SAM riboswitch aptamer (S box leader) from a Bacteroidia bacterium, 91 nucleotides, folded computationally. Lineage of the source: Bacteria > Pseudomonadati > Bacteroidota > Bacteroidia. Its mean pLDDT, the model's own confidence on a scale to 100, is 84.
RNA sequence: UUAUUAUCCAGAAAGGUGGAGGGACAGGCCCUGCGAAACCUUGGCAACCCGAUCGAAAAAGAAGAGGGUGCCAAUUCCUGAUAGAUAAGAC
Numbered sequence: 001u002u003a004u005u006a007u008c009c010a011g012a013a014a015g016g017u018g019g020a021g022g023g024a025c026a027g028g029c030c031c032u033g034c035g036a037a038a039c040c041u042u043g044g045c046a047a048c049c050c051g052a053u054c055g056a057a058a059a060a061g062a063a064g065a066g067g068g069u070g071c072c073a074a075u076u077c078c079u080g081a082u083a084g085a086u087a088a089g090a091c
Stems, first nucleotide, its partner, number of pairs: 002090001004088005013042005021031003025080004043072003048068003053062002076083001
C1' cells in the first nucleotide's frame, strides 16, 4: 500500500516548548492569542490484541495487575460519497 472482518450516540487533561492555525475531504457549523498545529513530560479513558489471575482440566466466559496499539471539544461535530479513523490477522 491492498483487500477482509469488527467497531465508531459511552468514556478520559494538566504542565513545558511553540506562535497561527485546527476539526481527513466538499458544503455547513464550530474550536482557537483566555494560545491552533506540532513536539516533550506526566496523568487518564477504554478494552481491539496478548495476558498474571478466576473458571477443578479442556472449551466458552470473566479479568485492568502487566505488555502492544488506540484515544482524551462537539454522535466519525452535522450532511454527502465508490468517504474516513482505529484494531486484528493476512498478502